A computed fold for a 349-nucleotide part of an RNA from an uncultured prokaryote, annotated as small-subunit ribosomal RNA, central domain.
[in-house]
Context: one part of a larger RNA
RNA sequence: CUGGGCGUAAAGCGCGCGUAGGCGGGUUUUUAAGUCGAUUGUGAAAUCCCGGGGCUCAACCCCGGACGUGCAGUCGAAACUGGAAAUCUUGAAUACUUGAGAGGUUGGCGGAAUUCCCGGUGUAGGAGUGAAAUCCGUAGAUAUCGGGAGGAACACCCGAGGCGAGGCGACCCCCUGGCGAUGUAUUGACGCUGAGGAGCGAAAGCGUGGGGAGCAAACAGGAUUAGAUACCCUGGUAGUCCACGCCGUAAACGAUGAUUACUAGGUGCUCGAAGUGUUAACCCUUUGAGUACCGUAGCUCACGCAUUAAGUAAUCCGCCUGGGGAGUACGGUCGCAAGGCUAAAACUC
Repeated sequence: CUGGGCGUAAAGCGCGCGUAGGCGGGUUUUUAAGUCGAUUGUGAAAUCCCGGGGCUCAACCCCGGACGUGCAGUCGAAACUGGAAAUCUUGAAUACUUGAGAGGUUGGCGGAAUUCCCGGUGUAGGAGUGAAAUCCGUAGAUAUCGGGAGGAACACCCGAGGCGAGGCGACCCCCUGGCGAUGUAUUGACGCUGAGGAGCGAAAGCGUGGGGAGCAAACAGGAUUAGAUACCCUGGUAGUCCACGCCGUAAACGAUGAUUACUAGGUGCUCGAAGUGUUAACCCUUUGAGUACCGUAGCUCACGCAUUAAGUAAUCCGCCUGGGGAGUACGGUCGCAAGGCUAAAACUC
């Protein structure tokens, strides 16, 4: 190794790009490296096995044979894998036609609301809670009307709806990635996966400079309580926002790697295409892509999964090997730091 697994028991890298490597569609010809057959050489002796013999037997010893799965040479075979050549179009891709979308980015712009400022009206309360108090208010608050400033977020539309890895909602524009469909044309296997590598990557956090309305770690006060370093209340600074640069982690989840093929159906939604009926909207039929629910076979310890598989197979990558110690120490490496990545052992149950 033959011969285990990874939704929830340990185990799928957060995501894509891609190097090496591994694997790879149809047909024909050729080659003969892999593969298969035959044959030759070699594969020391002893040992093991078989036959025979010698010590009175046996152990032991002697003789002969066989084995020695291997390696090399030679001669063949050509289905499969590999190499070479040619060719094909269904895999893949490109062009044209067309479609949907909070996919990304830049600049602009809109209304509602909160807060603050100015002015008017107006007077004793307001705010807050389980109840209160801290707090605000006769230096005129709350309420209401008018004007102004500024920042952040975009009600309704909004949908188990869409696009995307993370994530993405006002409106308009520039630039831009990906995806779907129909039909034709073109290339002709150009494909799949992907160790390293490099890129993207929520929130919090860090650096420099801005900005700061609301919210709000820390902090302060008021309550509650046996206490209350909390939950509740009044305040409130980092932060939240912007630019540039870091960080590189999440229950980064579908706790389910990617790709391909096959395997009952039913129902809904989204986006296409073709067709019947219809003036049309629209309905219906067929079909493609996606997204959900139910369910057969099958799978699963069970729960459940079930054409979006956790079914049946194939290729490639990643990962797991009792609990704790520990995702820690040490070392290395990355980082400004916080810390990240890699990753043990003693001991113990």
The RNAcentral record of the full RNA draws on ENA. It matches the Rfam family "Bacterial small subunit ribosomal RNA". Gene Ontology terms of the family: structural constituent of ribosome and ribosome.